[in-house]
Context: one part of a larger RNA
RNA sequence: CAAUCAUUAAGGAACUCGGCAAAUUGACUCUCGUAACUUCGGGAUAAGGUGGUCCAUCCUUUUUAUUAAUAUCAAAAUAGGAAGAGGAGACACGAAAUAGUGUUGUACGACUGUUUAAUUAAAACAAAGCACGCUGCAAAAAAAUGAAUUCGAAGUAUUGUGUGUGAUCUCUGCCCGAUGGUAAAUGGUUAUCGGAUUUUCUUAGUUGACUAAAAUAAGCUAGGUUUUGAAGGAACCCUUAUUCAAUGGCGGCCUUACAGAUGAGGGUCCUAAGGUAGCGGAAUACCCUGGCCGUUAAAUGCGGUCUUGCAUGAAUGAUGUAACGAUACAACAGCUGUCUCAAUGAUUGGCUCG
Numbered sequence: 001c002a003a004u005c006a007u008u009a010a011g012g013a014a015c016u017c018g019g020c021a022a023a024u025u026g027a028c029u030c031u032c033g034u035a036a037c038u039u040c041g042g043g044a045u046a047a048g049g050u051g052g053u054c055c056a057u058c059c060u061u062u063u064u065a066u067u068a069a070u071a072u073c074a075a076a077a078u079a080g081g082a083a084g085a086g087g088a089g090a091c092a093c094g095a096a097a098u099a100g101u102g103u104u105g106u107a108c109g110a111c112u113g114u115u116u117a118a119u120u121a122a123a124a125c126a127a128a129g130c131a132c133g134c135u136g137c138a139a140a141a142a143a144a145u146g147a148a149u150u151c152g153a154a155g156u157a158u159u160g161u162g163u164g165u166g167a168u169c170u171c172u173g174c175c176c177g178a179u180g181g182u183a184a185a186u187g188g189u190u191a192u193c194g195g196a197u198u199u200u201c202u203u204a205g206u207u208g209a210c211u212a213a214a215a216u217a218a219g220c221u222a223g224g225u226u227u228u229g230a231a232g233g234a235a236c237c238c239u240u241a242u243u244c245a246a247u248g249g250c251g252g253c254c255u256u257a258c259a260g261a262u263g264a265g266g267g268u269c270c271u272a273a274g275g276u277a278g279c280g281g282a283a284u285a286c287c288c289u290g291g292c293c294g295u296u297a298a299a300u301g302c303g304g305u306c307u308u309g310c311a312u313g314a315a316u317g318a319u320g321u322a323a324c325g326a327u328a329c330a331a332c333a334g335c336u337g338u339c340u341c342a343a344u345g346a347u348u349g350g351c352u353c354g
Base pairs, nucleotide, nucleotide: 001349002348003347004346005345006344007343008342010340011339014338019335028051030049032048037042039167053088054087055086057082058081059080061077062076063075064074089093101333102332103331104330105329106328107327108325109324113125114124129165130164131163132162133161134160142150143149170318171317173250174249175248178247179246180243181242182241183240184239187238188237193232201224202223203222204221205220206219207218251269252268253267254266255265278312279309290306291305292304293303294302295301
């Protein structure tokens, strides 16, 4: 010097991002006492108080023994009770170890639970509850494929599967124009198909004037080849309807009530519809350390309130809520070497000498 411990005058968070760390509290006992709030279960060991070693004495209770039974006596036990200037030891009596700090407000999440093995334990995940979609069984969903087979399930719609929200309480507004989903059917369009129709070439046979014969142009009949492709005709799409606890969205400008302010009201433009109930400087508020009140001597903090909210808002859930939380923030009491401001001691390591 470092680590780990122990103690500390006066003060007591002045330390610090922050009471981090440490200290306080503590087991037990008592027919002591215990608030708001509440889902009536809790909250609650709430908070706050009492007591304290051992021996002897007395009362009560219990057990054993005794007795026919009770009583009495004897012995024993006790986290029962009482009294006294009774006795004993000690520095210290819950003698060591073990062994809750408490209270208040707010935010978030209902709760117990789960998670990043080795930087994040949470407000994240899950959850019961709620809602919607699919699924009639050879079910839907899943295992790669238009296969077999398996699973779902030795189950059957109070089933199984997928999605969102996230206990309970009070509620969950408007919009189907866009993107999806579902359904419909009179129509439009339309692929493969369909072949009406149509073009060229070619094989065989045949007709073949002028002409008596042959040959040729051209034609006809029967095949092959090649080109054109009418009518008809499915789903999708166009169309129609419906659906937001589907993906999502939820406005401007001007004017107005005998002071001023405000704007119930009016006008106008646009839209699918123009944000309802709630909450609101919020875990969301830029301007901004918003204004006011409380808390402090002093507060970019916290709580309450106001609020056209840059850019809140209703299962991408909204607002409250008892209980719960190694959650986050703020405050109070107690407590302390966190600090004012450092000191002393112990152990281990280091250092020096050997």
The part of an RNA shown here (large-subunit ribosomal RNA, domain IV) has 354 nucleotides and comes from Lecanora saxigena.
Rfam family: Bacterial large subunit ribosomal RNA. Rfam links the family to the GO terms ribosome and structural constituent of ribosome.
Lineage of the source: Eukaryota > Pezizomycotina > Lecanoromycetes > Lecanoromycetidae > Lecanora.